A computed fold for a 1491-nucleotide RNA from a metagenome, annotated as small-subunit ribosomal RNA.
RNAcentral holds the sequence, with entries from SILVA.
The coordinates come from a structure-prediction model, not an experiment, and the mean pLDDT is 81.
RNA sequence: GAACGCUGGCGGCGUGGCUAAAGCAUGCAAGUCGCACGAGAAAGUUCCCUUCGGGGAGCGUGUAAAGUGGCGGAAGGGCGAGGAAUACAUGGGUAACGUACCCCAGGUACGAGGACAGCCACGGGAAACCGUGGAUAAUACUCGAUGAGACCACAAGUUCCGACGGGAACAGAGGUCAAUGGGCGGGGACUCCUUCGGGAGCCUGUCGGCCUGGGAGCGGCCCAUGUCCUAUCAGCUAGUUGGUGAGGUAACGGCCCACCAAGGCUACGACGGGUACCGGAACUGAGAGGUUGUUCCGGCGCAUUGGGACUAAGACACUGCCCAGACUCCUACGGGAGGCUGCAGCAACGAAUAUUGGACAAUGGGCGAAAGCCUGAUCCAGCGACGCCGCGUGUGGGAAGAAGCUCUUCGGAGUGUAAACCAUUGUCAGGGACUAUCAAGCGAGGAGAGCUAACAUCUCUCUGAGUUGAGAAUUCCCAAAGGAAGCCACGGCUAACUUCGUGCCAGCAGUCGCGGUAAUACGAAGGUGGCAAGCGUUGAUCGGAAUCACUGGGCUUAAAGCGCACGCAGGCGGACUGCCAAGCGUCUUGUGAAAUCCCUCGGCUCAACCGAGGAACCGCUGGGCGAACUGGCAGCCUUGAGGCAGGUAGGGGUGAGUGGAACUCUUGGUGGAGCGGUGGAAUGCGUAGAUAUCAAGAGGAACGCCGGUGGCGAAGGCGACUCACUGGGCCUGUCCUGACGCUGAGGUGCGAAAGCCAGGGGAGCAAACGGGAUUAGAUACCCCGGUAGUCCUGGCCCUAAACUAUGUCCACUAGGCCGAGGGUUCUCUGACGGAUUCGCGGCCGAAGAGAAAUUGAUAAGUGGACCGCCUGGGGAGUACGGUCGCAAGGCUAAAACUCAAAGGAAUUGACGGGGGCUCACACAAGCGGUGGAGCAUGUUGCUUAAUUCGACAACGCGAAGAACCUUAUCCUAGGCUUGACAUACACGGAUGCCUGCCUGGAAACAGAACAGGCUGCCCUUCGGGGUGAAACGUGAACAGGUGCUGCAUGGCUGUCGUCAGCUCGUGUCGUGAGAUGUCGGGUUAAGUCCCAUAACGAGCGAAACCCUUGUCGCUAGUUGCCAGCGGGUCAUGCCGGGGACUCUAGCGAGACUGCCGGUGUUAAACCGGAGGAAGGUGGGGAUGACGUCAAGUCCUCAUGGCCUUUAUGCCUAGGGCUGCAAACGUGCUACAAUGGCUGUGACAAACCGACGCAAGACCGCGAGGUGGAGCAAAUCGGAAAAAAACAGCCCCAGUUCAGAUUGGAGUCUGCAACUCGACUCCAUGAAGUUGGAAUCGCUAGUAACCGCGUAUCAGCGUGACGCGGUGAAUGUGUUCCUGAGCCUUGUACACACCGCCCGUCAAGUCAUGGGAGCCGGGAGCACCCGAAGCCGUGCCGUUUCAGGCAUGUCUAAGGUGAGCUCGGUGACUGGGACUAAGUCGAAACAAGGUA
Repeated sequence: GAACGCUGGCGGCGUGGCUAAAGCAUGCAAGUCGCACGAGAAAGUUCCCUUCGGGGAGCGUGUAAAGUGGCGGAAGGGCGAGGAAUACAUGGGUAACGUACCCCAGGUACGAGGACAGCCACGGGAAACCGUGGAUAAUACUCGAUGAGACCACAAGUUCCGACGGGAACAGAGGUCAAUGGGCGGGGACUCCUUCGGGAGCCUGUCGGCCUGGGAGCGGCCCAUGUCCUAUCAGCUAGUUGGUGAGGUAACGGCCCACCAAGGCUACGACGGGUACCGGAACUGAGAGGUUGUUCCGGCGCAUUGGGACUAAGACACUGCCCAGACUCCUACGGGAGGCUGCAGCAACGAAUAUUGGACAAUGGGCGAAAGCCUGAUCCAGCGACGCCGCGUGUGGGAAGAAGCUCUUCGGAGUGUAAACCAUUGUCAGGGACUAUCAAGCGAGGAGAGCUAACAUCUCUCUGAGUUGAGAAUUCCCAAAGGAAGCCACGGCUAACUUCGUGCCAGCAGUCGCGGUAAUACGAAGGUGGCAAGCGUUGAUCGGAAUCACUGGGCUUAAAGCGCACGCAGGCGGACUGCCAAGCGUCUUGUGAAAUCCCUCGGCUCAACCGAGGAACCGCUGGGCGAACUGGCAGCCUUGAGGCAGGUAGGGGUGAGUGGAACUCUUGGUGGAGCGGUGGAAUGCGUAGAUAUCAAGAGGAACGCCGGUGGCGAAGGCGACUCACUGGGCCUGUCCUGACGCUGAGGUGCGAAAGCCAGGGGAGCAAACGGGAUUAGAUACCCCGGUAGUCCUGGCCCUAAACUAUGUCCACUAGGCCGAGGGUUCUCUGACGGAUUCGCGGCCGAAGAGAAAUUGAUAAGUGGACCGCCUGGGGAGUACGGUCGCAAGGCUAAAACUCAAAGGAAUUGACGGGGGCUCACACAAGCGGUGGAGCAUGUUGCUUAAUUCGACAACGCGAAGAACCUUAUCCUAGGCUUGACAUACACGGAUGCCUGCCUGGAAACAGAACAGGCUGCCCUUCGGGGUGAAACGUGAACAGGUGCUGCAUGGCUGUCGUCAGCUCGUGUCGUGAGAUGUCGGGUUAAGUCCCAUAACGAGCGAAACCCUUGUCGCUAGUUGCCAGCGGGUCAUGCCGGGGACUCUAGCGAGACUGCCGGUGUUAAACCGGAGGAAGGUGGGGAUGACGUCAAGUCCUCAUGGCCUUUAUGCCUAGGGCUGCAAACGUGCUACAAUGGCUGUGACAAACCGACGCAAGACCGCGAGGUGGAGCAAAUCGGAAAAAAACAGCCCCAGUUCAGAUUGGAGUCUGCAACUCGACUCCAUGAAGUUGGAAUCGCUAGUAACCGCGUAUCAGCGUGACGCGGUGAAUGUGUUCCUGAGCCUUGUACACACCGCCCGUCAAGUCAUGGGAGCCGGGAGCACCCGAAGCCGUGCCGUUUCAGGCAUGUCUAAGGUGAGCUCGGUGACUGGGACUAAGUCGAAACAAGGUA
């Protein structure tokens, strides 16, 4: 260097096999020189011959192929396997070295010789190729000469330099070492030869050769510094380290060899393992850093794998050679050939990476004298949106705004000036034409200069006909808006919203999370936002991340201080003086390649890109100067540290001895039935005498009181007393030493308890174990026993919540109080007190710190020194490895995998088998019930065709009243389809309605026919015409739904609870959540009020206001009342009258802790009293805060959405809601004598009545019937109140109790009492004799008992709601049960204890450890074998140089063996992680029920 999905107009500049350094078909990528040489086809040309096909000869500035020879094939090009140092980077060294081509300088080339290719002949082989014989040239090869000079050795002199090892120059004498006078030209005199053409000598030009010195450039070698991870790699090393000598090299060197010595490296990380080319630089970042090393440049390494040398200036050589291996190809099976990690290309691999292109025109390279040839280097083109940059897809106008689409509250809104339409422009692409530029060179001819004897030749300069473009590009013209827009997103982060579909499905997702019927989160559409020829995704790196913190973090509780000390290395270190100059500062030298980055300027129309100049490269290096600081050296000092002397406190340590109390045991005495133990018991002990008690004795362990947030110690730890030995501290003195110090990786020592080994000891206690209890169980908690152990001696272990969860040392920074140790000083003295000082132990607190809690001179403050440790939770302090240990186990210490948290401090709630205070018919004290019986009624369950539905803070509830109706998607049947009901429209024909009648039918409904009546408004010639309300029919909108969702809702309601609470504004406190207020002390029914108070006020609740009742007054006086007056009746306010009274119903008064006494804080308030009808809220009612329960209701009503439409709508008949093994709730009636029955007979309140209440009268035993006065009501009626009272009977029984059930006969209501009404009469006469566990109501006109009325209603209640009558008992307390309020405390809860949560087992999935083994890789060791080759040796051979054969050492590959190490796999096995509803328990969180 990207890849993938969707999309894709143009151009410029870059860039493109990251995987298999796995394998390669084909073509090309290194040749050139005839001016080094021999030979010389073909073509061409001249002449001759010709059979017209051609042949021969000559020429040939000498072409092709091949050969000898020279130079180049070591460059250029590719790739990154290996390599952690033999590399690279930077800076040095080489006095230890080399150098072809190039440049400069000096010198030089004399004389000879023999071969070998090519070629010819013969031979072998399939081929590659080879052999033998013969001839030959050179700038090929050999020999000899010369030696200015170079080199070597010798001797040793002079001068100079030096890093003091040495080197350079000069001089002496000896030895060694050269060449091609060759190629190509030119020349006129002279000389020689001649085949008479010429050749050679000579002169000259040019290119080359040889020797020497120097230069430049390029290399070799050496040194220093730097360069990844790992210590779960700690010791490594025999050529290893050094020396001597020989060898080898261009050159130093264990580079190699022989001998000698025993060294060398390492915690500043050797050795080992893993990974990796390195640098300039690139990306990112504010920087410091982090990551990377693709393209370009420098270096290194490699060339199919491994080894080796040859040649050469240079190689151990990409397209050279030899050998070995693997692979591929050819083969006649004998043998041969090959190496794309060059450019293209192929197949393979892979998510993925291009053309088998053009040209040498330019730049560069090789050869050549040159023309030139070669050049997949290079320059260009092609492909890829792979990247960067630029341009375009038009521009202006154009509607209150087309169509389509989307949304909609149906009005409209959005898309949107967007389009259409009008006008205009011409970039790019397209077509055509033209030509600047990339071109510089080469070069006929001409001129001049140089060389020279020369005007030759040659060289140079100027001019110059002609000639060189692979490819790119400029400019002009033509035409036409014409050819050119997509992708992603739209819940928050994050810019951008609606509808539909879907319904925890399908799906989305970076993170939080979305989706279970109203999804802005899924899918689609419309709209919107962002970017744009791209957009999005995935991957990678840095950033944000101060989240490895050098800049720049932390460690009390969040992860993190080693358990404590001593101490080697290391780090750091007091005051003063002098010197040095390593660090440091400053100036300077060299270097830091170019490119890149940055700045300025310039070139492509701009930009990207490119060019020039500058700066920079923060580094290394040489030198000069400085001396504050650090360091070094020397000297000196006392304050740090230590010593000395005198005191002093102490459970500091070790050893020995002694003591008393308690306990247990033994013996004896007394005594006589229990003891012991617990919540309660039991096991256990005891008549063989326990417990208890007395005396004597034995034993072991621990040391009460003193005793104390008091003392000592480094920590662990230390507690009776005495003695001995011994460590440390503190105070005072200021005599001595003179920085001797601090910290401390490794290391060493100490180190509670438990545990281990050996030997003792063993009273008490007590794991394990046994027994008794408890329990569902109880391997526990409780009880009775009891062994290790606990104790001593010696040796191990080495861990703790080893905690102040706070490392050690030093300095500094407000105070106050207390304790204990020492000293000084003041008061006349003493007890004592005050002041002050040093060290120690504590509490509170300022500043500061801190997330807060807190800390605060004993710091967690401010600084310094050093060490240790941390980096999300789990896995795990585990595995493996190492090490220590007798073992148990300790120390060191991961990963895979998994989660989105884990955690700290604090806040508000909730909760607690936490605490405090307080309240309530909560309990207690009482009265009466329920639970037992029968019946009524509701619910569950069961049943059924159906037993409609809802409600569990339900259950005499919705339902204030199911025979039909009610009544419902309850069931079975029958019927209707614009409908039983509403609105509006169109059409029809004017019709339609009412009454009567007919058929089928259970009815609804369907059908048919006739008669009568009615039928609007306007006009009218009364024949009719027009129009159309109501109604009818048809059609399409729509109606309808007690269908679903109360978890989409409104409203209403229940509950906590008539509990006393719930909040706000401002202020203050706190980083904040939040707190304060609202807490505290009193008081209250009350957050009621008072006091106090960083709070001050306020609101919703409480109270009050409202209704009713209790007393009085005023007003009014009918239908109510009747005291007084009058009248009347058998009697009655019956009448006249009256307003006094009762009453009615309006308005007022009254009660406020107002008064007195006491208590209390001079308060609020409480207690008692007076007065009063009423006294501290007088009684009762209505009234229900913020909120909780997704509480209840879609079946009261309303309503979103969904569903249904000849049905889930509507109508009808019948049935059901009443069904009955059972269970529960609420009631009624009883069980009797405080009663039942019979008779006499008194006293209410409230309410109702016209579709009604109904009196008196008559009939019926009765329910009731007949009949109807009166009353729309203080007038009449319902209406009898009942219990009570009085009198009589019953006499304790299943009864004269109780009334169920059943039979019979009736009454009433109603269309209709069978399923299925109420009531009456006669008869029948069940259970039941006061009710288990448990449970309910009630505190005064209450409970209990008694009756009366009303709503609903045709009829029907033991229910509901009201009314009055009679009318108690008990409590004055708060221990307990239940519930509630406030304060406080703990919390791992917040869906809030119906919470949370742990472990085994069972199931599934995943990764991992062990594991008999099995398989593979890597590095080394020992031995065997040993190719090619260098070197060596021997023999042969050659005129010389060669060469041949054989062999020794070394050695690649190969083989064998024993181990090491890494990985894979493995029956079985260990734990771990995860997984909606599994099992068993209940370990933790509250005192979590045993902290």